This is a predicted structure of a 242-nucleotide part of an RNA (large-subunit ribosomal RNA, domain VI) from a Candidatus Woesearchaeota archaeon.

Context: one part of a larger RNA
RNA sequence: UGUUAAUGUCUGAGAGGAAGGAGCAUUUAGUACGAGAGGAACGAUGCUUCGGAGCCUCUGGUUUACCAGUUGUCUAACAAGGCACGCUGGGCAGCUACGCUUCGUGGGAUAACAGCUGAAAGCAUCUAAGCUGGAAACCCUCCUCGAAAAGAGACAUUGGAACUCCCAUAAAAGAUGGGUUUGAUAGAAGUGGGGUGUAAGCUUCAAGGUAACGAGAAGUUCAGCCCGCACUCACUAACCGU
Numbered sequence: 001u002g003u004u005a006a007u008g009u010c011u012g013a014g015a016g017g018a019a020g021g022a023g024c025a026u027u028u029a030g031u032a033c034g035a036g037a038g039g040a041a042c043g044a045u046g047c048u049u050c051g052g053a054g055c056c057u058c059u060g061g062u063u064u065a066c067c068a069g070u071u072g073u074c075u076a077a078c079a080a081g082g083c084a085c086g087c088u089g090g091g092c093a094g095c096u097a098c099g100c101u102u103c104g105u106g107g108g109a110u111a112a113c114a115g116c117u118g119a120a121a122g123c124a125u126c127u128a129a130g131c132u133g134g135a136a137a138c139c140c141u142c143c144u145c146g147a148a149a150a151g152a153g154a155c156a157u158u159g160g161a162a163c164u165c166c167c168a169u170a171a172a173a174g175a176u177g178g179g180u181u182u183g184a185u186a187g188a189a190g191u192g193g194g195g196u197g198u199a200a201g202c203u204u205c206a207a208g209g210u211a212a213c214g215a216g217a218a219g220u221u222c223a224g225c226c227c228g229c230a231c232u233c234a235c236u237a238a239c240c241g242u
Base pairs, nucleotide, nucleotide: 005158006157007156008155009154010153014145015144016143017142020050021049022048023047024046025045026044027043033038051103052102053101054100055099059097060096061095062094066090067089068088069087070086071084072083073082074081075080092228106140107139108138113133114132115131116130162242163241165179166178167177168176185237186236187235189232190231191230192229193227194226195225196224201220202219203218204217205216208213
C1' cells in the first nucleotide's frame, strides 16, 4: 500500500521446533526358561548426564546505589566534604549460574518383517484382487508465528485512533505497556521491611607526661546514615489542548 469504514474477538491455509535424548540403580526376580550351570523381559519407582524453556525463594557471583574503616592531598583547625573505581570489610534490589522449577500420553498411515484368506498353477504360496499386525523415523496430539491465504476469511459492536502530558513490568530511534483528578502514574512525605554497624556533641575513664596534652575505651546509642522495595497519603506534577 492492498484486502473499499473503524475497532475488537476468532478460524487456520501455511511456516518454524529436537524439545526432549541417553544412561544407571532398585523392584519385577533368583521369577519365566532350563536337567543343571546359569538366567531374562513388559511394567513401576528413584537418580545421573546432555540439551530446551522459565525464574531469583535458597546457595554462589557481581553490585562505580549505599554503609563503615583507613592512606595521600585540598577546603586554616573541629565537624563535614572534594579528588585518586585510592585501598579494605560488608552489601538490598537488579542482572546472573555454580542455584531452583519444569520438559506427557495417545491416535493414524507405514518400512523391513510377521501373518490371514487366496488364485494364476485342482497342490502349494503373505499377493496377483482383498485383509491384519508392525519402528526413536512420517502425520496429528504439544509450543510459537500466522488474513498479503489475490479464492485477500468469519463473527460482534458503532464511533475509533493518534499527538501533547505523568510514567515503566518496555526501551538504541520507533515500538510496547500503564495512568491522566470519577486519579495512587511519577516525585515528596509517613509507616513497614532492608543495608551498614553504634554518628556528631557531651559526660566519665585512660598508658604516659611537671603541665599542656593525650592514641584509645565506655555511656547517651540495635545509634547515625542510606534504600532502584511494599503499603499509606493528593502535598507537587499528569494542566490547557490538537
The source organism's lineage runs through Archaea, Nanobdellati and Candidatus Woesearchaeota.
It was read from a public genome assembly.
Model confidence (mean pLDDT): 84 of 100.